[in-house]
Formats: sequence, C1' cells, structure tokens
RNA sequence: CGAGCCGGGGAGACGAUCGCGGCGGGAAACCGUCGAGGAAAGUCCGGACUCCACAGGGCAUGACGCUGGGUAACACCCAGGCGGGGCGACCCGACAGACAGUGCAACAGAGAGCAGACCGCCGAUGGUCGUGGCCGCCGACAGGCGAUCACGGAACAGGCAAGGGUGAAACGGUGGGGUAAGAGCCCACCAGCACGCCGAGUGAUCGGCGUGGCUCGGCAAACCUCGUCAGGAGCAAGACCGAGCAGGGACAGGACGGCCCGUCCGCAACGUCCCGGGUAGGUCGCACGAGGCCGUCGGAGACGGCGGUCCCAGACAGAUGAUCGUCCACGACAGGAUCCGGCUUACACGCCGGCUCGCACA
RNA sequence: GCGGGCGUCGUUCAAAGGCAGGACCUCAGAUUUCCAUUCUGACGAUGCCGGUUCGAUUCCGGUCGCCCGCU
Repeated sequence: CGAGCCGGGGAGACGAUCGCGGCGGGAAACCGUCGAGGAAAGUCCGGACUCCACAGGGCAUGACGCUGGGUAACACCCAGGCGGGGCGACCCGACAGACAGUGCAACAGAGAGCAGACCGCCGAUGGUCGUGGCCGCCGACAGGCGAUCACGGAACAGGCAAGGGUGAAACGGUGGGGUAAGAGCCCACCAGCACGCCGAGUGAUCGGCGUGGCUCGGCAAACCUCGUCAGGAGCAAGACCGAGCAGGGACAGGACGGCCCGUCCGCAACGUCCCGGGUAGGUCGCACGAGGCCGUCGGAGACGGCGGUCCCAGACAGAUGAUCGUCCACGACAGGAUCCGGCUUACACGCCGGCUCGCACA
Repeated sequence: GCGGGCGUCGUUCAAAGGCAGGACCUCAGAUUUCCAUUCUGACGAUGCCGGUUCGAUUCCGGUCGCCCGCU
C1' cells in the first nucleotide's frame, strides 16, 4: 500500500422565533421543567403484572435437545467439547436416538436394503466332444462296443465378485499368501465399530493399551422413541365511581380450556347463558424500574455483590414540528401505547480498538 | 391486542419429497375465396433469501405482499 476478520460506540451539532403533549406554580397574562429508538419495528421466544378459587395429576398437543455455568425466565448469553468451512484472523452447526418399530430412496443400473451378476474371470467338480494308452467282449485279421486313465477343445451345469460399467449412495483400504478363478478365505499394517482396563477433565470429551467378529450405510427440518419444559386468557387484562335503559327466554350445573381424574364453589335466583334495550363519561392500573450512570470488589467470561449519584414521555382521534442563521462528513432506517429481558429484520455516513494474509522497502 | 389462511405460466386451477401439468389467452401453421369455428404445434410460471435432503412447489427458518376471523 492492497485485500480481509472481529469487537465497541455515534446516528447531524449549536443558537433564535413560533407551535404541540405531560407535570408544577399563578386570579390571569404567563413562567419553569421534561418530552421517542438502536432498532420504539416484526410480534418470533421468555418473563413480570391482572383475572379465571388453588394452578393439582394423567393422556393428548406443542416447543426444545452436546457439556458446564449465567439469569426472574428463555429457543437468549458466556466458556468449553465435537463436527464442518477458510492459507489465515475467524466463521457456521435443529449437535439425542437409524441393533424399539413402521416407512422413504425417482432416473440410471445386473443389483438399492441380510441386495446383486450385464461385460468379464474360472470351469477345480459333474455332463458333453476330440486324440492317445491299457483292459474286457464281439467279429470275416477291417473294425465296433464297454469300462478306465491321461491330455486337449468348447463353455452346458456350475463357481467368483478382483476388474469394467450405473448411481447421491454398491457390504473397508494397501500389500502379500492362497486358489481352477477369486474372495477377510488367511496374514501384516492402516481406517472404523463394539467391549474392557488405565490416565486427564466437574462434565461433554480426549489420550493410551488390550480383546473381538473381520466390519456397509443415508434420511427422524418422515412417522416415531427417549429426556426436559409448558393450565388458560390477555392492560380493550382488571378495579372503582357516575350516567342511562324495557323487558323477554332458557338452564343445573360451574371454575375447566381438547379429554379423563381429583379438588373447590353453587344447587333455585341477588346465579349463568342467549335475544332485545341503554351508554360511548371519569379515576386507577400507568411510569421508581429484574432502572440509568460512575466507582470498587469477586469471576476466565456471561454476570453478580457493595457504595455513590440521577429521575428520564405517559397520551386516549392519540404530543416532537416549522422557519431562519452558522458549521460539518450534507444526515439513513424509522417513531412509544402495560412494562421488562432477548432474537430477527431495516439502516446514509463517519469514528475508535484489536488481529490476519499478500506485496514492496528499511 | 389476540389468532388463522394464501402466494405456481398473462388469467384460473392441479401436482401430499422424484421429468412442474390442464383449461382459457397469445403466436405460428393447416382447413376456407376471406373471416369465424375446428385441428396441430409453439412460447410462457413455483413472491424473495437461506437451510435439511442425493434431490424441495412440497419440509424448516427468515422476509415481503394479500385475504379473513375474534375482541
């Protein structure tokens, strides 16, 4: 200099004028003060809170799935293990089980799930054919028949799975022995599996040694099995006050939800449900919280303890804007609606720190 | 606030892990003197980005868009 990886932080600044919402003061005019985000978003997870009496058991259903820790909790975070990718910094992983069972694998191919033989190799063994030898029988000495042995041809039965070939995937790899040809058939080494022992580690797991049959897998984001967790509804939850209206019908069960059990409440009206009618107001919930910042201590880290300091939107047709001036890098994605912890997604521009690779120079 | 469904040629519908197909439309050819009808053929698509799998319209995650229900 070029290319790249990881982490952190910012999100126009300042001033003036006018305006908007909350709170406080004031009789009023008006004054003071506070006023969106890193994602407020998607609503994908987890909780707090409220009601359903308690939130009980089982089935079903759903979510999750290496180990240890963090946390109120989690599908999140930290550290580690294993697997995969990258030269590397580093990144990614739905990462339990395929000897519990049921299933799936198109096309191609001989054969695709205790599989299979198209080309190919052999033809040991048994047929068959040819030649030759020995023996026996028949015969007119030619010759024929039978049995047996040896050699040879063909490859009929049969043997093989080494090589070719198909496929995403074909029942370990290399070398040697062996054989008719071959093959873990046998042997050595290697890979891998199972079991046992020893060592390291809290553990996942890793390392070493020995033994064994010589040994084939893939898919569970297919059903499923195992383990863990989960009761339901949601701030329009829910509580109180006020206003208004017209009544009618059904019911013994209800809480309770998809089902069963158990428990509790109720058992005749002041209850529940349905139809009809009325209302569209106020207060609380609701802004001090698993809260922010600073320091310190413990920890490898996530995080936790202690001390100090700060108060930081709270609407209900729903508030953040407009204009002007100066400056710069010329301003993106986007705005609360019960609250909090995460995840995911969107994002102009620019800043800080650490690291890797390549080239050149000193 | 809570919940459900869908996205496939230009249009409307199929395909339940194995060559994305049918109808209408469009275009070309044939038939006709010409047009229409009819016949034959062609063009043309899985919203987007990832993952699982040998293989994805299908299964899973994210995202975008549309529709519907309850309160």
This is a predicted complex of two RNAs, RNase P RNA and transfer RNA, with 433 nucleotides together. Rfam match: Bacterial RNase P class A. It is annotated as a ribozyme. Its mean pLDDT, the model's own confidence on a scale to 100, is 80.